[in-house]
Molecule: c-di-GMP-I riboswitch aptamer
Organism: Methylophilaceae bacterium
RNA sequence: AAAUUACACUGCCAAACCUAUUGUAAAGUAGGGACGGAAAACCACGGAUCCAAGAAGUGCAGGAUAGCCGGGUUACGAUU
Numbered sequence: 001a002a003a004u005u006a007c008a009c010u011g012c013c014a015a016a017c018c019u020a021u022u023g024u025a026a027a028g029u030a031g032g033g034a035c036g037g038a039a040a041a042c043c044a045c046g047g048a049u050c051c052a053a054g055a056a057g058u059g060c061a062g063g064a065u066a067g068c069c070g071g072g073u074u075a076c077g078a079u080u
Stems, first nucleotide, its partner, number of pairs: 002080004012037002017032006035067001041073003045070003048065004
């Protein structure tokens, strides 16, 4: 450096749900909690999903999900 890997070892993260809080909402944050995870670390680039906007005109698009998939970057343990 590469490949394989949640069987073991060192450890790590934290679904649903509950409480508090932010937000119109989706959803986020903190604490508890554990469904799961070899990147469940980060990035909204592409697709997908969700919220919002919602007659006409003007303006002309926004937000969220990385634990939905693909892609990009980086990293630990074990074995070969």